[in-house]
A computed fold for a 73-nucleotide RNA from Amphidinium carterae, annotated as transfer RNA. The sequence is in RNAcentral, with records from ENA. Its Rfam family is "tRNA". It is annotated as a transfer RNA. Its mean pLDDT, the model's own confidence on a scale to 100, is 81.
RNA sequence: GUCCUCUUAGCUCAGUGGUUAGAGCGGUGGUCUUAUGAGCCACAGGUCGUGCGUUCAAACCCCACAGGGGAUA
Numbered sequence: 001g002u003c004c005u006c007u008u009a010g011c012u013c014a015g016u017g018g019u020u021a022g023a024g025c026g027g028u029g030g031u032c033u034u035a036u037g038a039g040c041c042a043c044a045g046g047u048c049g050u051g052c053g054u055u056c057a058a059a060c061c062c063c064a065c066a067g068g069g070g071a072u073a
Stems, first nucleotide, its partner, number of pairs: 001072007010025004018056001027043005049065003053061001
């Protein structure tokens, strides 16, 4: 240089065009307990890597760029 792949919550990931973007763990509060933990309930936390485009409608499709990983000479 060329090609492939990944980027979504603090972490690990799901969601592959159509209601308000979700789960587990973690965090906070409550409940329970003598207390801690576990269990149960609730809550907070996201410009879906950035920009442009396609579409009535984009996390999802196209293109470019950035970053991580890999293949190749």